Transfer RNA from a Candidatus Dadabacteria bacterium, 73 nucleotides, folded computationally. It matches the Rfam family "tRNA". It is annotated as a transfer RNA. The coordinates come from a structure-prediction model, not an experiment, and the mean pLDDT is 82.
RNA sequence: GCGGGUGUAGCUCAGUUGGUAGAGCGCUUGCUUCCCAAGCAAGAGGUCACGGGUUCGAGACCCGUUACCCGCU
Numbered sequence: 001g002c003g004g005g006u007g008u009a010g011c012u013c014a015g016u017u018g019g020u021a022g023a024g025c026g027c028u029u030g031c032u033u034c035c036c037a038a039g040c041a042a043g044a045g046g047u048c049a050c051g052g053g054u055u056c057g058a059g060a061c062c063c064g065u066u067a068c069c070c071g072c073u
Base pairs, nucleotide, nucleotide: 001072002071003070004069005068006067007066010025011024012023013022019056027043028042029041030040031039049065050064051063052062053061
């Protein structure tokens, strides 16, 4: 330099055919308990890597950039 893959909550990951962004774990609060743990209930936490384009509407489609991984030269 070329090709491919990945990037979504603190972590691990879903998100189908473009239509209000989710789960588990963790965190906070409450209930329960003598206390802790476990259990139950509620809650907080997101510029969907970045910039543009298409569209009435993009996490998903198109172009570019960037970080990491794999392969080729």